[in-house]
The RNA shown here (c-di-GMP-I riboswitch aptamer) has 120 nucleotides and comes from a Kangiellaceae bacterium.
Its mean pLDDT, the model's own confidence on a scale to 100, is 80.
The source organism's lineage runs through Bacteria, Pseudomonadati, Pseudomonadota, Gammaproteobacteria and Kangiellaceae.
The sequence was found by an Rfam model in a public genome assembly.
RNA sequence: UUUUGAUAAUGGCAAAUACCUAACGAAAGUAGGUAUGCGCAAAACCACCGGUCUAAAGGUUUAAAUCAUAGUCAGUAACAGUCAGGUUAUUGACUUGCCUAUGACAGCGGGGUUACCGAA
Numbered sequence: 001u002u003u004u005g006a007u008a009a010u011g012g013c014a015a016a017u018a019c020c021u022a023a024c025g026a027a028a029g030u031a032g033g034u035a036u037g038c039g040c041a042a043a044a045c046c047a048c049c050g051g052u053c054u055a056a057a058g059g060u061u062u063a064a065a066u067c068a069u070a071g072u073c074a075g076u077a078a079c080a081g082u083c084a085g086g087u088u089a090u091u092g093a094c095u096u097g098c099c100u101a102u103g104a105c106a107g108c109g110g111g112g113u114u115a116c117c118g119a120a
Base pairs, nucleotide, nucleotide: 002120003119004118005117012040013039017035018034019033020032021031022030024029038107044113045112046111048110049109050108051105052104053103058099059098060097070095071094072093073092074091075090076089077088078087079086
């Protein structure tokens, strides 16, 4: 320097779950702590490619798709008025859709960078 992870040592990392913290985030998620230990020889680092998650902002369909103590539609009553229609009260029904990353995931795959120990 290259290849490699049989054996061994010092050790390292920590999925999911439960609880706590954030004067982090719209969310997805992220960071820290305690318990625990699925697993990992790069489960160290980097969103470049694919993929996955989210959808604040934006777009779009819709009667409405949102400040839900809300919005829309329909009925009834009252009021003023009469061309259309309006305001208030009340009853019923319906409504959080779809697309999109500039946000995330490095323990989804590929790629890039760096590294401990052993062996050849």